[in-house]
Molecule: Bacterial RNase P class A
Parts: sequence; C1' cells; structure tokens
RNA sequence: UAGGCAUACCGAGAGAGUGCUGGGAAACCAGAGGAAAGUCCGGGCUGCAGCAAGGCAGGGGUCAGUCUAACGGACUGCCGUCGAAAGACGAGGGAAAGUGCCACAGAAAAAAAACCGCCGAUGGGCAUUAUGCCACAGGCAAGGGUGAAAAGGUGAGGUAAGAGCUCACCGGGAAUAUGGCGACAUAUUCCGACAUGGUAAACCCACCCCGCAGCAAGAAGGGAUGGUAAAGCCUUGCAUCUAUACCCUUCGCAUGAGUGGCACCGUAAGGUGUGCGCCGAGAUAAAUACUCUCAUAAACAGAACCCGGCUUACAGGUAUGCCUAAAAC
Repeated sequence: UAGGCAUACCGAGAGAGUGCUGGGAAACCAGAGGAAAGUCCGGGCUGCAGCAAGGCAGGGGUCAGUCUAACGGACUGCCGUCGAAAGACGAGGGAAAGUGCCACAGAAAAAAAACCGCCGAUGGGCAUUAUGCCACAGGCAAGGGUGAAAAGGUGAGGUAAGAGCUCACCGGGAAUAUGGCGACAUAUUCCGACAUGGUAAACCCACCCCGCAGCAAGAAGGGAUGGUAAAGCCUUGCAUCUAUACCCUUCGCAUGAGUGGCACCGUAAGGUGUGCGCCGAGAUAAAUACUCUCAUAAACAGAACCCGGCUUACAGGUAUGCCUAAAAC
C1' cells in the first nucleotide's frame, strides 16, 4: 500500500423567531432512541384461592464449565463444518428401551433384495474320445440402473463368478491406561460375530425448569349499581363477607439488578470496593415541533410501567487489534 477478519463507538451542531408538555409564585429550567421498533425470551413489580404444601395436566430446555436477579442470553472451551489465514457458523442428549414412518422411483427402504448383469465350479439336459453346448436347478451384492438414502472405502489375494471370504492401510467399535473439573483428547491392545441405514422439528426415553395473568396489572378517594363467590384441575391442613371492564380524580410513574473514573480479582463474560463524578421526558388521545440562516444537512426511525437480552432496520463517519500478499527500513 492492497485485500480481508474481529471489536467498540458516533448517529449531529450553532444562531434567530413562533409554539407545545412537565416543574416553578416568577425569572427561568428540562424535554425521544441505538434501535424508543418486532413484542420473541427472561426478570422486577402487581394482582389472582385467605394462606401454605404436594401432585396432575400442559408447556419448555438439552456438548462442557463459568457468569447472571433470571434467561432460550453472554463468556471461555470441546466437537463438527467452512476458510490459505485472522476467523465464522452449528435446531450439538438418546436410533442395540420400545413403537412408527421413509413419498416418487426402484428387484429390494432394514435383521432386505436378483431388474439388467456375472458365473454356471456342483447337480441336470443334449451331443460326445478328450471336451463342447444349453442357461434348467442353482451360485453371486463385484459392475449397471433407481433413489435424499442401497448394509464401510481403496488395493491385493482368492474364486466358476463373487463376497471381510482372507490380508494391508483407512474408517468403525470395545477395553485399559494417561491428561483434563468437564465436554473430550492421546496412546496401547483387541474385534471382520464390523451385529445392521435415515428420521427424535414423529411418538417416545433420560435429566432439568415452569402455578396463572398482566400497568386495560393494581391501590386509594368520590359517585353509581349489585349479592355471588373465587388461580386450569385435584388432594390435604387451618381460616373468612364482599363484587363490578359503569364513570371521574390521584397514586402506581421515573435514583435504578443505573452509569463513568480509579483500585483489585478473573483469559473473558463478569465481580468486589470507592469521604470521587454523572443522572433533571413522564403524557392520556397523548408534548418533545415548525420556519429562516451557517449550508449542499442527507440514514433507520417516535417513549406510554420499568429493566436485562435476542432479532430486525440504518445515510454517512471514527477508533483499536489481528490475518494474508508485496515492497521498504
């Protein structure tokens, strides 16, 4: 310099004017996002049975270890696949527990199979001196063909032709040892009775997790109208007057599993500490805007209880580390 990989971040600002929402007596102050989005996952919070415990049904998770309030998230690894590499990706338990399914094609789709094909040694038939012919019984899983998938692969021996039939190597399985917390790895020995395809996002099995509903939750006050119970279900124990999605107001509702710096622990995610710094939307049909100028200003997009993730959208731009190739010092 060129190409690439990974991670983190910005997402606009200034001036003038006119408005809106919240706070304030006033002056004045504050006023959308990295995704506010999709509402997919997990929590907080709140209620639902008066409370508590257990179960059923139903749903979900699945390599290991760790992190976390929790998670289906994250980190570090393992294994597999891809890449020359930096790296990326993975719906990654069990198919010798059982049941089922495998369309079309194909002879056969699982403890299988002879359509084409090869052989016809052996037995048989015909002709015969030897022997030849037939392809009848039969043998064969090599070759062709079908299929997403056809019962390990390559080579040699072997044979009538063939075949783990035998052997070598590769693959596969088992046992033992060693290393590792573990997933797993490595080594040695043995196994051709190597006994057996795929599918678990089919039922199922194993282990683990989950009660249900959601801010239109719910609480208080006022008004109005009512009388019957009650998480999906079941069991057990003790106990009890209360309902409404009919309307209005207030609360819930903005300082928190917050964040920056520094120190320490950890490979990391993350954690601990801190006489340190920072934090100022809160509406209810719903404010957070518009016009002009700098100036060509320009992406995706708009809070509605809050938080942690995931996913998706995104003009333009910034930083750091690493890989490959070439050149220079």